Annotation: This is a predicted structure of a 74-nucleotide RNA (transfer RNA) from a Halobacteriovoraceae bacterium. Its mean pLDDT, the model's own confidence on a scale to 100, is 84. Lineage of the source: Bacteria > Pseudomonadati > Bdellovibrionota > Bacteriovoracia > Halobacteriovoraceae.
[in-house]
RNA sequence: CGCGGGGUGGAGCAGCCUGGUAGCUCGUUGGGCUCAUAACCCAAAGGUCGAUAGUUCGAAUCUAUCCCCCGCAA
Numbered sequence: 001c002g003c004g005g006g007g008u009g010g011a012g013c014a015g016c017c018u019g020g021u022a023g024c025u026c027g028u029u030g031g032g033c034u035c036a037u038a039a040c041c042c043a044a045a046g047g048u049c050g051a052u053a054g055u056u057c058g059a060a061u062c063u064a065u066c067c068c069c070c071g072c073a074a
Stems, first nucleotide, its partner, number of pairs: 002072006010026004020057001028044005050066005
């Protein structure tokens, strides 16, 4: 230098193809249950989607450029 995959709450992932409420599991916090802990049940907080710009009534999603991580080849 070339090719491919990825970046979304604290962790792991979905959603992108086909633009229209940002979701799942675990974790955290509070409450219930229990003699107590775990488990179980209920509730809540926590993201504006790697960055910037463009298109659009509307962008995590489409387009362009850039940054970071992983892999392949040389």